Context: one part of a larger RNA
RNA sequence: UGACGGGGGCCCGCACAAGCGGUGGAGCAUGUGGUUUAAUUCGAUGAUACGCGAGGAACCUUACCAGGGCUUAAAUGCAUAUUGACAGGUCUAGAGAUAGAUUUUCCUUCGGGCAAUUUGCAAGGUGCUGCAUGGUUGUCGUCAGCUCGUGCCGUGAGGUGUCAGGUUAAGUCCUAUAACGAGCGCAACCCCUACCGUUAGUUGCCAGCAUGUCAUGAUGGGGACUCUAACGGGACUGCCGGUGCAAACCGUGAGGAAGGUGGGGAUGACGUCAAAUCAUCACGGCCCUUACGUCCUGGGCCACACACGUGCUACAAUGGCAGGUACAGAGAGCAGCCAUGUCGCAAGGCAGAGCGAAUCUAUAAAACCUGUCACAGUUCGGAUCGGGGUCUGCAACUCGACCCCGUGAAGCUGGAAUCGCUAGUAAUCGGAUAUCAGCCAUGAUCCGGUGAAUACGUUGCCGGGCCUUGUACA
Numbered sequence: 001u002g003a004c005g006g007g008g009g010c011c012c013g014c015a016c017a018a019g020c021g022g023u024g025g026a027g028c029a030u031g032u033g034g035u036u037u038a039a040u041u042c043g044a045u046g047a048u049a050c051g052c053g054a055g056g057a058a059c060c061u062u063a064c065c066a067g068g069g070c071u072u073a074a075a076u077g078c079a080u081a082u083u084g085a086c087a088g089g090u091c092u093a094g095a096g097a098u099a100g101a102u103u104u105u106c107c108u109u110c111g112g113g114c115a116a117u118u119u120g121c122a123a124g125g126u127g128c129u130g131c132a133u134g135g136u137u138g139u140c141g142u143c144a145g146c147u148c149g150u151g152c153c154g155u156g157a158g159g160u161g162u163c164a165g166g167u168u169a170a171g172u173c174c175u176a177u178a179a180c181g182a183g184c185g186c187a188a189c190c191c192c193u194a195c196c197g198u199u200a201g202u203u204g205c206c207a208g209c210a211u212g213u214c215a216u217g218a219u220g221g222g223g224a225c226u227c228u229a230a231c232g233g234g235a236c237u238g239c240c241g242g243u244g245c246a247a248a249c250c251g252u253g254a255g256g257a258a259g260g261u262g263g264g265g266a267u268g269a270c271g272u273c274a275a276a277u278c279a280u281c282a283c284g285g286c287c288c289u290u291a292c293g294u295c296c297u298g299g300g301c302c303a304c305a306c307a308c309g310u311g312c313u314a315c316a317a318u319g320g321c322a323g324g325u326a327c328a329g330a331g332a333g334c335a336g337c338c339a340u341g342u343c344g345c346a347a348g349g350c351a352g353a354g355c356g357a358a359u360c361u362a363u364a365a366a367a368c369c370u371g372u373c374a375c376a377g378u379u380c381g382g383a384u385c386g387g388g389g390u391c392u393g394c395a396a397c398u399c400g401a402c403c404c405c406g407u408g409a410a411g412c413u414g415g416a417a418u419c420g421c422u423a424g425u426a427a428u429c430g431g432a433u434a435u436c437a438g439c440c441a442u443g444a445u446c447c448g449g450u451g452a453a454u455a456c457g458u459u460g461c462c463g464g465g466c467c468u469u470g471u472a473c474a
Stems, first nucleotide, its partner, number of pairs: 001474002003471003007468007015458002019421005026313008034304002042053002064299007076122004081117004088103006106113002124288002127286003133282002135277003138273001140271001145184006151160003164175003190265004195233007205222002209220003236259001239253001240251004315414001319373006332361002336355002340351004380411001385406007427450007
């Protein structure tokens, strides 16, 4: 100087407390361990692995296994030589890769070009090492810290500054001060959102004036309003009162759409964990080279006495079912989204407008209004299984989703324990997108609708910051 203490002081955080909803019990989905297997490819393992890499495993993907093939090879470049049925189409054999048969040929300015084959040189490796590395990432932590120059103090390691008294979300600021300044962080500058103005009105809007309809901005027209999207304004403790040396704090203060960081996002200091990744990529070293490379068919990654994590659906009446009726935002669309008509109980089929979209497309659901069910393993719950279908795709057996009929399991609110959340939040309700032929999506990321309760407080638990103290630790 650090680290540690079941030492002390001060302070903070959904850390506790006060509340609300869950997990742990059930069924299923998904990931992991284990076991099994020819193979169940590999990685991730307290917090910081386990709906994680994977934002789409039927083939492909695919790295794994079994079997069948190839050896300059799947791709590209250079050089050499040869050919213009080599490639393409058709047929045969085969599980296919591939092999064989047959058939139509090249362009040319004659220099060559193009394609294929042969030979040679360069290959290839998701093989090992993340404890050789770059790059990227997690975590402490959006915590308030981490340092430097000059000066001063100390033999020196080092200290001071960065401490003390206040204050703050903050090493934020003020006062004091052997320190005076500065840098990386904090804050601000950036984006979205809440209010207003200016400019601009199409595909958006419709107040006033007309036209028209059962009805609809449908039409003439209009820029007022909403909205769209560019530029500005606006909030700064600026004003008032109180406390205070000041910084600052307090106020149901005023004004204001907004008040003390207005709300949210992006942004992650010096460093820690030999943290993670050689399987995104790159790269040192090592290893394989008729195979640890590469092509193909089939299988596997989906197994199942069991254990754990993360979720979905429930156990019902604040509910289920049937009928009726409203109100979003954001995003997507041409091998696409699909109005409408018609067929089908339905998934869907057939026909067929519009739209490369502020123009066309997609029923928001919970809510509200009626009716019914009366507390039951039920008109709750939907697992499982039987049968019949639809769609995608070369192909749904292993192993897809959806629809219809039947079947109708466990489950009556969950032990010890444990998690999230402080406001448009929790809870609850639906919608969209990426990936994608289809989809095992109950996942991920966004979007809006309805919309709470509680916080006395900081003694103790967990984590962190500052000061101080002890130490046989470095």
Model confidence (mean pLDDT): 81 of 100. This is a predicted structure of a 474-nucleotide part of an RNA (small-subunit ribosomal RNA, 3' major domain) from Maribacter sp. Hel_I_23. Taxonomically the source falls in Maribacter (Bacteria, Bacteroidota, Flavobacteriia, Flavobacteriales). The full RNA is in RNAcentral, with records from ENA and SILVA.